The prediction has a mean pLDDT of 79. The RNA shown here (SAM riboswitch aptamer (S box leader)) has 100 nucleotides and comes from a soil metagenome. Its Rfam family is "SAM riboswitch aptamer (S box leader)". Rfam's curators write: The SAM riboswitch is found upstream of a number of genes which code for proteins involved in methionine or cysteine biosynthesis in Gram-positive bacteria. The RNAcentral record of the sequence draws on MGnify.

Parts: sequence; C1' cells; structure tokens
RNA sequence: UCUUAUCAAGAGUGGUGGAGGGAAAAAAGGCCCAAUGAUACCCGGCAACCAGUAUUUAUACUAUGGUGCCAAUUCCUGCAAUUCGCGUUGCAAGAUAAGA
Repeated sequence: UCUUAUCAAGAGUGGUGGAGGGAAAAAAGGCCCAAUGAUACCCGGCAACCAGUAUUUAUACUAUGGUGCCAAUUCCUGCAAUUCGCGUUGCAAGAUAAGA
C1' cells in the first nucleotide's frame, strides 16, 4: 500500500502519582472529562479477530496464548440522497483484526 470483516453492546468503590486530557499526518472549531484526582504506569476487567475444543463445516462453547479495548456513536465536524425540520441512509476518512 491492497483485500476482507467489524465499529449504537461490553469492561473498577483498586494501587502509585499529581495536572492536564478527549486516536492518528496537520490545523481549527464545537461540546465535554478532570483536585469528588485527569494523562500515565501497575493490578484488575471486557470482548472473541487470530487461536483451542466439539461437531452438522457452519454453528456452539472456552479464555492458557497473539492482538485490541475499558467516558461520551469512531464525542461531533466531510460528501451525496432524502426530510419543513429534528433526523435517516449510503459513501469517504479513521481505528482494530486477519491475510497479501
């Protein structure tokens, strides 16, 4: 870089620590979280893509391993269609997994 799949669910009365934080290339705006302790690290947990088991080969189950995740839809923003409007649908972008 390409292909495929998923993205409204789920996940702490814990410990350390002490001021910022809300993905990524860049910038901005909105709206939020935060001394009733954020980010981070440890522990813990969630999920079930890979994996394992069983078999009807496509489903069910499991959670020892590889990842991922644990405020808010992927926090919201772009484009198109539709709607009086709120919105809805699709695409794009992004994230994660597996493969090339």